[in-house]
RNA sequence: GGCCCUAUAGUCUAGAGGUUAGGACGUGGCCCUCUCACGGCUAAGACUGGGGUUCGAUUCCCCAUAGGGCUACCA
Numbered sequence: 001g002g003c004c005c006u007a008u009a010g011u012c013u014a015g016a017g018g019u020u021a022g023g024a025c026g027u028g029g030c031c032c033u034c035u036c037a038c039g040g041c042u043a044a045g046a047c048u049g050g051g052g053u054u055c056g057a058u059u060c061c062c063c064a065u066a067g068g069g070c071u072a073c074c075a
Base pairs, nucleotide, nucleotide: 001071002070003069004068005067006066007065010025011024012023013022018055027043028042029041030040031039048064049063050062051061052060
């Protein structure tokens, strides 16, 4: 170089056309406690970028970007 896979919050992940984008960890607040921890309640936080298809795209298609894997010249 070529081919393949992946991209959702600080981290790990579910969702595969119409969801209030869900869960776990973590974080903030409150309760509990003499305090911390544990525990309980609660809150904030995400669809890599650009185009296309569609009435409707996080989801399908294309390109790009980033990450990963295979390969060593390839019908």